[in-house]
Context: one part of a larger RNA
Molecule: large-subunit ribosomal RNA, domain I
Organism: uncultured bacterium
RNA sequence: GGCGAAUGGUGGAUGCCUAGGUUGGUAAAGGCGAAGAAGGACGUGCUAGGCUGCGAUAAGCCUCGGGGAGUUGUCAAGAGACUUUGAUCCGGGGAUUUCCGAAUGGGGCAACCCAAUACAUAGUGAUGUGUAUUACUGCAUUUUGCAGAGCGAACGAGGGGAAGUGAAACAUCUCAGUAUCCUCAGGAAAAGAAAUCAAAAGAGAUUCUGCUAGUAGCGGCGAGCGAACGCGGAUUAGGGCAGUUAGUAUUAACACAUAUAUUAGAAGAAUCCUCUGGAAAGUGGAACCAAAGAGAGUGAUAGUCUCGUAAUUAAAAAUAUUUGUGUGGAACUAGGCUAACGAACGAGUAGGUCGGGACACGUGAUAUCUUGACUGAAUAUGGGGGGACCACCCUCCAACCCUAAAUACUACUACUAAACCGAUAGUGAACCAGUACCGUGAGGGAAAGGUGAAAAGAACCCCAGUGAGGGGAGUGAAAUAGAACCUGAAACCAUUUGCCU
Numbered sequence: 001g002g003c004g005a006a007u008g009g010u011g012g013a014u015g016c017c018u019a020g021g022u023u024g025g026u027a028a029a030g031g032c033g034a035a036g037a038a039g040g041a042c043g044u045g046c047u048a049g050g051c052u053g054c055g056a057u058a059a060g061c062c063u064c065g066g067g068g069a070g071u072u073g074u075c076a077a078g079a080g081a082c083u084u085u086g087a088u089c090c091g092g093g094g095a096u097u098u099c100c101g102a103a104u105g106g107g108g109c110a111a112c113c114c115a116a117u118a119c120a121u122a123g124u125g126a127u128g129u130g131u132a133u134u135a136c137u138g139c140a141u142u143u144u145g146c147a148g149a150g151c152g153a154a155c156g157a158g159g160g161g162a163a164g165u166g167a168a169a170c171a172u173c174u175c176a177g178u179a180u181c182c183u184c185a186g187g188a189a190a191a192g193a194a195a196u197c198a199a200a201a202g203a204g205a206u207u208c209u210g211c212u213a214g215u216a217g218c219g220g221c222g223a224g225c226g227a228a229c230g231c232g233g234a235u236u237a238g239g240g241c242a243g244u245u246a247g248u249a250u251u252a253a254c255a256c257a258u259a260u261a262u263u264a265g266a267a268g269a270a271u272c273c274u275c276u277g278g279a280a281a282g283u284g285g286a287a288c289c290a291a292a293g294a295g296a297g298u299g300a301u302a303g304u305c306u307c308g309u310a311a312u313u314a315a316a317a318a319u320a321u322u323u324g325u326g327u328g329g330a331a332c333u334a335g336g337c338u339a340a341c342g343a344a345c346g347a348g349u350a351g352g353u354c355g356g357g358a359c360a361c362g363u364g365a366u367a368u369c370u371u372g373a374c375u376g377a378a379u380a381u382g383g384g385g386g387g388a389c390c391a392c393c394c395u396c397c398a399a400c401c402c403u404a405a406a407u408a409c410u411a412c413u414a415c416u417a418a419a420c421c422g423a424u425a426g427u428g429a430a431c432c433a434g435u436a437c438c439g440u441g442a443g444g445g446a447a448a449g450g451u452g453a454a455a456a457g458a459a460c461c462c463c464a465g466u467g468a469g470g471g472g473a474g475u476g477a478a479a480u481a482g483a484a485c486c487u488g489a490a491a492c493c494a495u496u497u498g499c500c501u
Base pairs, nucleotide, nucleotide: 001500002499003498004497005496006495007494008493009492015486016450017449020421021420022418023417024416025415026414027413029410030409031151032150039100040099041098042055043054044053046078049075050074051073061094062093063092064091065090066089070082071081072080105114106113107112115134116133117132118131119130120129121128122127136148137147138146139145140144155186156184157183158182159181160180166173170220196203197202207234208233209232210231211230217225218224238402239401240400241346243341244340245339246338247337248336253327254326255325256324257323259321260320261319262318263317265313266312271286272285273284275282287304288303289293295307296306297305351375352374353373354372355371356370357369358368361387382397383396384395385394386393437444438443457485460472461471462470463469
């Protein structure tokens, strides 16, 4: 020096675990906001700081219910207090709620500065302090009042609208009316009661869906795009306006009652001994309950130890829905029914020409829908459509409005499930994470879990720099579980030893 073994160091893989995630399901909810939101700044404790809560009434105030022994949020101990005269805690209602923020008295470099008016108040006064009001826009109005504004995950409607790509290049085409921008709305939105389809038989609003069917078609007939009729299912619902007069009965609102649900809860069966062990829920033995043998916890694996679970049950107050009764102005607005009279049926529209767009359909033989420009009918003896166009035939009645359900989505709430993950996984984030840190900024964006059943977290002694660290002692089942703490692989570094050189 090499090889091997053993023992250590280093390191943090692996195993086990889960406080956090992921994806669904069911139900509920689907908004918050000038009565000042979302989101923040600054405060607030016996408290120096962070988190949580709260707002100068500041980890809280009042009240009504629940509940029944401890409590004073947390990192995180201590001190001092509170509490059966019922605290802490849970729920309903209320009060307070600084400053910024749509931010709205004016201004402004957000959390700051400066006002006016009225009233009150301190001062001899200049002036200070407190409360209230004072933005803009729209609509009404005698005075004054009502509404809007901003935020929010996806889903929806409308207005604008790409390119990378594919076509093995590329221009029509495709990607795609996608991404993205703007406006607006609702719990859904949109659509919707045939100027629709069909085909000699008929159907009968819309929406969603399985087929029809990758069919018919469209297409530098390339790449690709791609229906409908009809059949089956989900859910079903139809109404109003465009006349006058008269009569008649009601609706929207509120109150009370009613039932159910939600927002705290109540109660809830049944086991002992033995052995091993640090510890029994394990072993052995003998019992019991079960409308409860879902699940979790407890010093190892518990139906009968704890919390629960099944089947029951509860609300002073608030909210939602159901049903019923009553009140109310018959002044206004809007409609129903009956009777009489009278009739009318949506015009710069349909259609046309030119240029676009939408239809599966790229102008094609291209119907249909839509409309920028120019034109321009008829009036039920009428008009539109049936894929050029014409006749016959059939069918419907445009140019006005409303309409639940079936459908889409899930930021938020509750419960629940998993041949989903288990700390380089699963959210970026199991941990004080959209943090630290980076960037002028838009923006980018981590790492980091585990002592033990219980801190019983090592009194006291010794070495040492009043160190770091270690040796005893003690705790513990275990300290090679000692806080750099479960297990503790490999690389790498040592020590001891065997063999070889």